[in-house]
Molecule: transfer RNA
Organism: Lachnospiraceae bacterium
RNA sequence: GGGGUAUUAGCGCAGUUGGGAGCGCGCCACACUGGCAGUGUGGAGGUCACGGGUUCAAGUCCCGUAUGCUCCA
Numbered sequence: 001g002g003g004g005u006a007u008u009a010g011c012g013c014a015g016u017u018g019g020g021a022g023c024g025c026g027c028c029a030c031a032c033u034g035g036c037a038g039u040g041u042g043g044a045g046g047u048c049a050c051g052g053g054u055u056c057a058a059g060u061c062c063c064g065u066a067u068g069c070u071c072c073a
Base pairs, nucleotide, nucleotide: 001072002071003070004069005068006067007066010025011024012023013022019056027043028042029041030040031039032038049065050064051063052062053061
């Protein structure tokens, strides 16, 4: 230098054929309990890496950029 791949909540990840942004852990509140543990219920938390394009509509498709991993040279 070239190819591939990943980037979504604090952390680990899912998101199928373009239309509802979610799961587990963690965090907060409440209940049960002798109990700061455990269990249950509820809740908060998102510029879907960044910039553009296509579309009525983009986490999803296209282009560029950044970072990580990987292959080739």